[in-house]
RNA sequence: CCGGACGGGCAGCCGCUGGCCGGCUCGGGGAAACCUGAAGCGGGCGGGAGGAAAGUCCGGUCUCCACAGGACAACAUGCCGGCUAACGGCCGGGGGGCUCGCUCAAAGCGGGUUUUACGGAAAGUGCCACAGAAAACUAUACCGCCGGGCAGGCAACUGCCAGGUAAGGGUGAAAAGGUGCGGUAAGAGCGCACCGCGGCCGCAGUAAUGCGCGCCGGCAGGGCAAACCCCAUGCGGAGCAAGACCAAAUAGGGGAGCAGGAGCGGUCCGCUCCGUUAGGACUUCCGGGUAGGUCGCUGGAGCCGGGGAGAGAUCCCCGGCCAAGAGGAAUGGCUGCCACUCUUCGGCAACGAAGGGUACAGAAACCGGCUUACAGUCCGG
Repeated sequence: CCGGACGGGCAGCCGCUGGCCGGCUCGGGGAAACCUGAAGCGGGCGGGAGGAAAGUCCGGUCUCCACAGGACAACAUGCCGGCUAACGGCCGGGGGGCUCGCUCAAAGCGGGUUUUACGGAAAGUGCCACAGAAAACUAUACCGCCGGGCAGGCAACUGCCAGGUAAGGGUGAAAAGGUGCGGUAAGAGCGCACCGCGGCCGCAGUAAUGCGCGCCGGCAGGGCAAACCCCAUGCGGAGCAAGACCAAAUAGGGGAGCAGGAGCGGUCCGCUCCGUUAGGACUUCCGGGUAGGUCGCUGGAGCCGGGGAGAGAUCCCCGGCCAAGAGGAAUGGCUGCCACUCUUCGGCAACGAAGGGUACAGAAACCGGCUUACAGUCCGG
RNA backbone atom coordinates (compact mmCIF):
# COMPACT_ATOMS: atom_id res chain seq x y z
C1' C A 1 0.00 0.00 0.00
C1' C A 2 -3.95 -3.62 -1.25
C1' G A 3 -7.76 -7.25 0.23
C1' G A 4 -10.78 -9.42 4.19
C1' A A 5 -12.99 -9.72 9.32
C1' C A 6 -14.43 -6.87 13.67
C1' G A 7 -15.81 -2.21 15.28
C1' G A 8 -15.67 -2.59 22.88
C1' G A 9 -17.03 -6.74 26.93
C1' C A 10 -19.35 -8.04 31.83
C1' A A 11 -22.33 -6.67 36.18
C1' G A 12 -25.72 -3.42 38.95
C1' C A 13 -29.36 0.60 39.05
C1' C A 14 -32.74 3.90 36.40
C1' G A 15 -35.41 4.69 31.89
C1' C A 16 -37.56 4.48 26.35
C1' U A 17 -40.20 1.67 22.42
C1' G A 18 -43.50 -1.61 20.41
C1' G A 19 -45.29 -7.37 21.07
C1' C A 20 -47.50 -11.22 24.16
C1' C A 21 -49.66 -12.74 29.00
C1' G A 22 -51.82 -11.91 33.88
C1' G A 23 -53.90 -8.33 37.93
C1' C A 24 -56.84 -3.99 39.72
C1' U A 25 -60.08 0.25 38.62
C1' C A 26 -63.51 2.32 35.10
C1' G A 27 -66.97 2.25 30.77
C1' G A 28 -70.37 -0.84 27.52
C1' G A 29 -73.37 -5.50 26.84
C1' G A 30 -75.76 -9.46 29.64
C1' A A 31 -80.44 -12.41 34.32
C1' A A 32 -75.77 -14.52 35.32
C1' A A 33 -71.45 -17.03 34.01
C1' C A 34 -69.00 -14.13 31.24
C1' C A 35 -67.86 -11.16 26.92
C1' U A 36 -65.82 -6.61 25.41
C1' G A 37 -62.58 -1.84 25.22
C1' A A 38 -59.78 3.75 20.32
C1' A A 39 -60.15 4.27 29.07
C1' G A 40 -56.62 4.41 33.35
C1' C A 41 -52.90 2.26 36.93
C1' G A 42 -49.39 -1.38 37.92
C1' G A 43 -46.61 -6.21 36.89
C1' G A 44 -44.12 -10.44 34.28
C1' C A 45 -41.69 -12.54 29.82
C1' G A 46 -38.91 -12.25 25.72
C1' G A 47 -37.44 -8.44 20.97
C1' G A 48 -35.05 -3.58 19.90
C1' A A 49 -29.70 0.11 14.44
C1' G A 50 -25.26 -0.18 10.68
C1' G A 51 -20.94 -1.44 8.00
C1' A A 52 -21.87 2.21 6.22
C1' A A 53 -28.57 2.67 8.76
C1' A A 54 -25.32 8.30 5.40
C1' G A 55 -25.26 10.73 0.20
C1' U A 56 -30.12 9.70 -2.35
C1' C A 57 -26.09 8.77 -7.43
C1' C A 58 -27.73 4.18 -10.48
C1' G A 59 -30.93 -0.24 -11.00
C1' G A 60 -35.27 -3.04 -9.42
C1' U A 61 -39.77 -4.89 -6.40
C1' C A 62 -44.36 -2.71 -5.01
C1' U A 63 -48.45 1.16 -5.59
C1' C A 64 -51.29 4.74 -8.18
C1' C A 65 -52.00 7.70 -12.62
C1' A A 66 -51.48 7.78 -18.00
C1' C A 67 -51.25 4.80 -22.43
C1' A A 68 -53.85 2.93 -30.60
C1' G A 69 -49.40 3.39 -33.46
C1' G A 70 -45.21 6.31 -34.91
C1' A A 71 -41.74 10.35 -34.65
C1' C A 72 -39.16 14.46 -32.31
C1' A A 73 -37.14 16.68 -27.92
C1' A A 74 -34.71 15.79 -23.21
C1' C A 75 -31.68 12.42 -20.42
C1' A A 76 -28.45 8.23 -19.95
C1' U A 77 -25.11 4.61 -21.85
C1' G A 78 -21.06 3.37 -25.55
C1' C A 79 -14.27 -2.46 -26.88
C1' C A 80 -15.97 -7.97 -26.49
C1' G A 81 -18.11 -12.11 -23.84
C1' G A 82 -20.51 -13.61 -19.42
C1' C A 83 -23.34 -12.97 -14.48
C1' U A 84 -27.89 -10.89 -12.68
C1' A A 85 -34.73 -9.58 -11.40
C1' A A 86 -32.15 -5.32 -13.32
C1' C A 87 -28.16 -1.83 -13.74
C1' G A 88 -24.45 3.21 -15.57
C1' G A 89 -23.00 -2.77 -11.06
C1' C A 90 -19.81 -7.20 -10.94
C1' C A 91 -16.53 -11.13 -13.28
C1' G A 92 -13.34 -12.66 -17.25
C1' G A 93 -10.96 -11.24 -21.79
C1' G A 94 -9.00 -7.64 -25.71
C1' G A 95 -6.83 -2.90 -26.99
C1' G A 96 -4.49 1.54 -25.07
C1' G A 97 -1.71 4.08 -21.07
C1' C A 98 2.05 3.87 -17.18
C1' U A 99 6.26 1.29 -15.42
C1' C A 100 10.50 -2.38 -15.30
C1' G A 101 14.05 -5.46 -18.10
C1' C A 102 16.63 -6.57 -23.02
C1' U A 103 18.21 -2.78 -26.83
C1' C A 104 23.16 2.88 -28.71
C1' A A 105 18.36 4.61 -29.99
C1' A A 106 13.53 4.38 -32.66
C1' A A 107 10.77 0.28 -33.43
C1' G A 108 10.24 -4.42 -31.30
C1' C A 109 10.11 -8.51 -27.51
C1' G A 110 9.05 -10.06 -22.42
C1' G A 111 7.15 -8.99 -17.33
C1' G A 112 4.09 -6.05 -13.81
C1' U A 113 -0.23 -2.93 -13.09
C1' U A 114 -3.83 -1.09 -7.16
C1' U A 115 -4.41 2.70 -14.68
C1' U A 116 -8.33 3.31 -18.74
C1' A A 117 -16.35 6.81 -20.13
C1' C A 118 -12.35 2.51 -24.69
C1' G A 119 -18.25 4.25 -30.88
C1' G A 120 -17.12 8.37 -34.71
C1' A A 121 -11.95 13.78 -35.54
C1' A A 122 -12.20 12.13 -43.80
C1' A A 123 -20.45 14.98 -42.14
C1' G A 124 -20.33 19.92 -40.18
C1' U A 125 -19.20 23.90 -36.39
C1' G A 126 -15.82 25.28 -32.65
C1' C A 127 -11.38 25.38 -29.45
C1' C A 128 -5.86 24.49 -28.84
C1' A A 129 -3.26 29.20 -22.91
C1' C A 130 2.08 30.98 -23.05
C1' A A 131 5.86 30.71 -26.52
C1' G A 132 6.38 30.52 -31.69
C1' A A 133 6.98 32.61 -38.56
C1' A A 134 3.07 29.08 -38.44
C1' A A 135 -1.66 25.33 -33.98
C1' A A 136 -3.79 23.03 -39.53
C1' C A 137 -9.80 21.24 -45.08
C1' U A 138 -2.34 19.76 -49.24
C1' A A 139 2.23 25.38 -44.52
C1' U A 140 2.21 33.26 -47.00
C1' A A 141 9.60 30.08 -44.22
C1' C A 142 11.87 33.07 -37.96
C1' C A 143 17.11 31.39 -38.01
C1' G A 144 19.51 28.35 -41.29
C1' C A 145 20.76 25.66 -46.16
C1' C A 146 20.93 26.14 -51.75
C1' G A 147 21.71 27.86 -56.75
C1' G A 148 20.60 32.57 -59.63
C1' G A 149 20.60 38.09 -60.56
C1' C A 150 22.44 42.96 -59.00
C1' A A 151 25.91 46.00 -56.01
C1' G A 152 30.61 46.28 -53.19
C1' G A 153 35.51 44.02 -52.60
C1' C A 154 42.16 42.13 -55.23
C1' A A 155 40.13 37.98 -52.70
C1' A A 156 37.87 35.46 -48.72
C1' C A 157 33.33 37.28 -48.37
C1' U A 158 29.31 40.94 -47.39
C1' G A 159 24.59 43.36 -48.55
C1' C A 160 20.04 43.59 -51.43
C1' C A 161 16.22 41.24 -54.75
C1' A A 162 13.00 37.42 -56.56
C1' G A 163 12.97 32.10 -55.81
C1' G A 164 13.84 26.72 -54.07
C1' U A 165 13.94 23.95 -49.46
C1' A A 166 10.19 21.17 -43.76
C1' A A 167 17.10 17.93 -43.83
C1' G A 168 19.17 21.01 -39.37
C1' G A 169 18.14 24.95 -35.32
C1' G A 170 14.64 27.47 -32.28
C1' U A 171 9.30 27.72 -29.82
C1' G A 172 5.86 24.52 -27.75
C1' A A 173 2.07 19.64 -24.33
C1' A A 174 1.76 19.02 -29.57
C1' A A 175 5.05 21.27 -35.85
C1' A A 176 2.70 17.46 -41.01
C1' G A 177 5.63 9.04 -40.14
C1' G A 178 10.90 6.89 -37.97
C1' U A 179 16.10 4.93 -38.99
C1' G A 180 19.50 4.38 -42.93
C1' C A 181 21.28 4.33 -48.03
C1' G A 182 20.74 6.60 -52.62
C1' G A 183 19.58 11.09 -54.83
C1' U A 184 19.98 16.52 -55.26
C1' A A 185 22.19 23.07 -56.27
C1' A A 186 20.22 22.24 -51.37
C1' G A 187 16.34 19.21 -50.09
C1' A A 188 12.05 16.22 -50.00
C1' G A 189 8.54 8.93 -49.81
C1' C A 190 11.72 11.98 -54.75
C1' G A 191 13.52 6.40 -55.13
C1' C A 192 14.80 2.03 -52.21
C1' A A 193 15.46 -1.41 -47.57
C1' C A 194 13.62 -2.23 -42.69
C1' C A 195 10.06 -0.54 -38.98
C1' G A 196 5.42 1.84 -38.54
C1' C A 197 0.46 2.96 -41.10
C1' G A 198 -4.07 1.97 -44.28
C1' G A 199 -6.85 -1.58 -47.39
C1' C A 200 -7.68 -6.65 -49.14
C1' C A 201 -6.93 -11.87 -48.39
C1' G A 202 -5.74 -16.14 -45.34
C1' C A 203 -5.41 -18.42 -40.47
C1' A A 204 -6.75 -18.52 -35.00
C1' G A 205 -10.63 -16.95 -31.68
C1' U A 206 -17.95 -17.05 -29.78
C1' A A 207 -16.22 -12.04 -30.14
C1' A A 208 -13.32 -7.72 -29.12
C1' U A 209 -8.89 -8.77 -31.41
C1' G A 210 -4.33 -11.15 -32.73
C1' C A 211 -0.84 -13.35 -36.29
C1' G A 212 1.15 -13.61 -41.56
C1' C A 213 9.48 -12.11 -45.39
C1' G A 214 0.95 -13.01 -48.10
C1' C A 215 -0.76 -9.07 -51.85
C1' C A 216 -1.72 -3.87 -52.84
C1' G A 217 -1.01 1.44 -51.54
C1' G A 218 4.22 6.10 -50.70
C1' C A 219 1.53 7.14 -46.84
C1' A A 220 -3.63 10.04 -45.52
C1' G A 221 -5.63 16.46 -43.66
C1' G A 222 -1.99 16.94 -35.28
C1' G A 223 -5.07 16.93 -30.78
C1' C A 224 -9.84 17.73 -28.13
C1' A A 225 -16.41 14.51 -28.76
C1' A A 226 -15.95 14.37 -19.75
C1' A A 227 -16.95 20.98 -26.61
C1' C A 228 -21.37 21.26 -29.70
C1' C A 229 -22.47 17.42 -32.79
C1' C A 230 -23.20 12.51 -35.64
C1' C A 231 -24.32 7.19 -35.07
C1' A A 232 -26.28 3.05 -32.20
C1' U A 233 -29.02 1.41 -27.93
C1' G A 234 -32.28 2.31 -23.72
C1' C A 235 -36.05 5.24 -21.49
C1' G A 236 -44.23 7.13 -19.88
C1' G A 237 -44.81 9.89 -14.98
C1' A A 238 -44.95 10.14 -9.73
C1' G A 239 -43.40 8.03 -5.41
C1' C A 240 -45.08 4.38 1.09
C1' A A 241 -46.67 11.80 2.69
C1' A A 242 -47.27 5.59 -2.99
C1' G A 243 -51.94 3.64 -2.13
C1' A A 244 -56.34 0.76 0.17
C1' C A 245 -60.14 0.40 4.02
C1' C A 246 -63.12 2.15 8.47
C1' A A 247 -64.94 6.70 9.93
C1' A A 248 -66.79 11.45 14.66
C1' A A 249 -68.30 16.57 15.61
C1' U A 250 -69.44 20.94 12.70
C1' A A 251 -70.48 23.04 8.00
C1' G A 252 -72.12 22.25 3.23
C1' G A 253 -74.53 18.49 -0.83
C1' G A 254 -78.58 14.94 -2.43
C1' G A 255 -83.39 12.05 -1.67
C1' A A 256 -88.01 11.39 0.89
C1' G A 257 -91.86 13.03 4.26
C1' C A 258 -94.68 16.94 6.25
C1' A A 259 -97.17 22.28 6.90
C1' G A 260 -95.55 24.18 10.15
C1' G A 261 -90.96 25.55 13.04
C1' A A 262 -88.23 28.74 16.51
C1' G A 263 -88.08 32.66 20.34
C1' C A 264 -90.40 35.64 24.61
C1' G A 265 -93.40 33.23 28.78
C1' G A 266 -94.44 28.73 34.68
C1' U A 267 -98.90 27.51 31.12
C1' C A 268 -102.70 29.31 27.75
C1' C A 269 -103.77 33.52 24.99
C1' G A 270 -100.85 36.89 22.73
C1' C A 271 -96.55 39.14 20.26
C1' U A 272 -92.01 38.71 17.16
C1' C A 273 -89.01 36.06 13.47
C1' C A 274 -88.43 32.16 9.57
C1' G A 275 -91.25 29.10 6.17
C1' U A 276 -95.89 27.70 3.80
C1' U A 277 -97.59 28.00 -5.31
C1' A A 278 -90.78 26.44 -4.07
C1' G A 279 -84.24 24.81 -5.43
C1' G A 280 -87.58 26.74 1.56
C1' A A 281 -87.99 25.88 7.58
C1' C A 282 -88.43 21.21 10.32
C1' U A 283 -87.95 15.65 10.63
C1' U A 284 -85.48 11.60 8.65
C1' C A 285 -82.31 8.90 5.40
C1' C A 286 -78.05 8.72 2.00
C1' G A 287 -73.29 9.84 0.09
C1' G A 288 -68.34 12.46 -0.22
C1' G A 289 -64.37 14.60 2.33
C1' U A 290 -61.75 16.20 7.20
C1' A A 291 -59.93 14.86 12.55
C1' G A 292 -58.80 10.10 14.16
C1' G A 293 -57.97 4.81 13.45
C1' U A 294 -56.54 0.20 10.62
C1' C A 295 -53.81 -1.96 6.63
C1' G A 296 -49.67 -1.39 3.32
C1' C A 297 -45.19 -3.08 7.20
C1' U A 298 -41.60 -6.45 6.79
C1' G A 299 -40.76 -14.17 5.56
C1' G A 300 -37.25 -11.74 1.87
C1' A A 301 -33.80 -11.55 -5.42
C1' G A 302 -33.62 -13.37 3.31
C1' C A 303 -29.64 -15.17 6.94
C1' C A 304 -26.32 -19.24 8.76
C1' G A 305 -23.83 -24.04 8.00
C1' G A 306 -22.44 -28.06 4.66
C1' G A 307 -21.84 -30.11 -0.30
C1' G A 308 -21.44 -29.49 -5.64
C1' A A 309 -20.65 -26.77 -10.82
C1' G A 310 -17.58 -22.76 -12.75
C1' A A 311 -11.31 -19.49 -14.12
C1' G A 312 -14.57 -15.94 -11.73
C1' A A 313 -18.86 -12.90 -11.03
C1' U A 314 -22.54 -16.33 -9.95
C1' C A 315 -25.68 -20.59 -9.81
C1' C A 316 -27.72 -25.43 -7.91
C1' C A 317 -28.82 -29.00 -3.84
C1' C A 318 -29.43 -30.33 1.48
C1' G A 319 -30.14 -28.93 6.62
C1' G A 320 -31.22 -25.20 10.20
C1' C A 321 -33.18 -20.23 11.63
C1' C A 322 -36.78 -15.87 11.95
C1' A A 323 -33.61 -11.36 13.69
C1' A A 324 -36.59 -3.49 14.95
C1' G A 325 -41.15 -2.32 12.52
C1' A A 326 -41.76 2.93 15.12
C1' G A 327 -44.16 6.88 12.87
C1' G A 328 -42.41 13.63 15.37
C1' A A 329 -40.16 9.02 15.42
C1' A A 330 -37.79 4.19 20.80
C1' U A 331 -33.02 1.33 20.52
C1' G A 332 -30.53 5.34 26.03
C1' G A 333 -28.17 7.21 30.75
C1' C A 334 -25.20 6.60 35.35
C1' U A 335 -21.72 3.71 38.32
C1' G A 336 -18.02 -0.16 38.93
C1' C A 337 -14.59 -3.74 36.87
C1' C A 338 -12.06 -5.33 32.49
C1' A A 339 -9.97 -4.59 27.33
C1' C A 340 -7.13 -1.37 23.84
C1' U A 341 -4.33 3.05 23.41
C1' C A 342 -1.78 7.90 24.74
C1' U A 343 0.79 11.10 28.38
C1' U A 344 3.33 11.73 33.06
C1' C A 345 5.79 9.58 37.29
C1' G A 346 8.61 5.35 39.67
C1' G A 347 11.78 1.16 38.13
C1' C A 348 18.01 -1.50 34.92
C1' A A 349 13.91 -4.43 33.28
C1' A A 350 9.49 -7.29 33.62
C1' C A 351 6.01 -4.11 35.47
C1' G A 352 3.29 -0.68 38.72
C1' A A 353 0.55 4.11 39.82
C1' A A 354 -2.22 8.52 38.29
C1' G A 355 -4.77 11.10 34.47
C1' G A 356 -6.92 11.25 29.50
C1' G A 357 -9.06 8.99 25.09
C1' U A 358 -12.11 4.78 22.42
C1' A A 359 -14.26 6.76 15.92
C1' C A 360 -17.80 7.61 11.65
C1' A A 361 -22.49 7.75 12.45
C1' G A 362 -28.82 6.86 13.77
C1' A A 363 -33.44 2.36 10.62
C1' A A 364 -38.51 5.26 8.62
C1' A A 365 -41.86 0.40 2.45
C1' C A 366 -38.16 -3.15 0.80
C1' C A 367 -33.97 -5.11 -2.08
C1' G A 368 -29.16 -5.12 -5.36
C1' G A 369 -25.07 -1.80 -6.28
C1' C A 370 -21.89 2.65 -6.32
C1' U A 371 -19.71 6.70 -3.67
C1' U A 372 -18.27 9.06 0.71
C1' A A 373 -17.00 9.04 6.41
C1' C A 374 -14.49 6.07 10.16
C1' A A 375 -10.62 5.98 16.77
C1' G A 376 -8.76 1.31 17.19
C1' U A 377 -7.89 -4.26 16.77
C1' C A 378 -6.97 -8.93 14.11
C1' C A 379 -5.82 -12.01 9.59
C1' G A 380 -3.71 -12.61 4.58
C1' G A 381 -0.68 -10.64 0.44
Annotation: The RNA shown here (Bacterial RNase P class A) has 381 nucleotides and comes from a soil metagenome. Model confidence (mean pLDDT): 76 of 100.